This is a predicted structure of a 73-nucleotide RNA (transfer RNA) from a Gammaproteobacteria bacterium.
The coordinates come from a structure-prediction model, not an experiment, and the mean pLDDT is 81.
Taxonomically the source falls in Gammaproteobacteria (Bacteria, Pseudomonadati, Pseudomonadota).
Its Rfam family is "tRNA". Rfam classes the family as a transfer RNA.
It was read from a public genome assembly.

């Protein structure tokens, strides 16, 4: 140069023939205990890489570009 994957919570990763995204670990908070751990319990945490169409609505469908991984040359 050309092909393919891939990017979504603090980290690991789902997820959708388009309808307002979820879990597991970690953190915080309350319970247990004399006290830690560990164990349940509850709240929180996401411009789903950017940016642009299409649509009534887009994480998903189309273009374009970043940065990662792979394979050919």
């Nucleotide at each position: 140069g050309c092909c393919g994957g891939g990017a979504u919570a603090g980290c690991u990763c789902a997820g959708u023939u388009g309808g307002u995204a979820g879990a597991g670990c970690a953190a915080u908070u309350c319970a247990u205990u004399c006290g830690u751990a560990a164990u349940g319990a509850a709240a929180a945490g996401g411009u789903c890489g950017g940016g642009g169409g299409u649509u009534c609505g887009a994480u998903u469908c189309c273009c374009u570009u970043u940065c990662c991984c792979g394979g050919c040359a």